[in-house]
Molecule: transfer RNA
Organism: Candidatus Bostrichicola ureolyticus
RNA sequence: ACGGGCGUAGUUCAAUAGGUAGAACACCGGUCUCCAAAACCGGAAGUAGUAAGUUCGAAUCUUACCGCCCGUG
Repeated sequence: ACGGGCGUAGUUCAAUAGGUAGAACACCGGUCUCCAAAACCGGAAGUAGUAAGUUCGAAUCUUACCGCCCGUG
C1' cells in the first nucleotide's frame, strides 16, 4: 500500500428481506438469614466508533474517516 472481518449497556455477546434495542454477568434496592453467601423478586444503565447520504422510518443499506484483528506483497 492492497484485500477481508469487527466496533451495540460497566463486561461478554445477541438481534439483519429496514419498523418498540435485548440477554447473561456485574451494579443498586428488597425478601430470606443471627450475619453473610446462595436463591428469589424488582430496578437503573446504550442518540448503536465518528460524520454524512438514501428512506416516511437506519444497529441494519451506501460513502468517508477513526480504532482493533487477520491476510497478501